[in-house]
RNA sequence: CUCAUCCAGAGGGGUAGAGGGAACGGCCCGUUGAAGCCCCGGCAACCACCACGGACGACUCGAAGGCGAGGCCGCGCGUGGCAGGUGCCAAUUCCGUCCCGGCGUACAGGCGCGGGAAAGAUGAG
Numbered sequence: 001c002u003c004a005u006c007c008a009g010a011g012g013g014g015u016a017g018a019g020g021g022a023a024c025g026g027c028c029c030g031u032u033g034a035a036g037c038c039c040c041g042g043c044a045a046c047c048a049c050c051a052c053g054g055a056c057g058a059c060u061c062g063a064a065g066g067c068g069a070g071g072c073c074g075c076g077c078g079u080g081g082c083a084g085g086u087g088c089c090a091a092u093u094c095c096g097u098c099c100c101g102g103c104g105u106a107c108a109g110g111c112g113c114g115g116g117a118a119a120g121a122u123g124a125g
Stems, first nucleotide, its partner, number of pairs: 001125006011040005019029003023097004041089003046085002049081005056074002059070004093119001098116004102111002
């Protein structure tokens, strides 16, 4: 930089000692113990691996207008399995931030409202 996903799910102990939830605002969590580090446990299924499926391509055979049949192999796809490499285990990515729409008398303030974007996180390349 590109692509995919982000309303589901899953926490105890030890150590430490005041912060943490990316930024900012809000609102929360925290001395009934935050971050960090260690141990154990769990969740999930992105990648890897395994099985199956139908289609595509290479290939083989047969035909004849652009097709049919087969099918070791390849790439990607779908479904299922597994749990090796990551990841994750308060709150939707906690909510908002920018744009459009809805509500509202209203181009303001605002909102248990909808959609998109941005930013961020994780994975793969």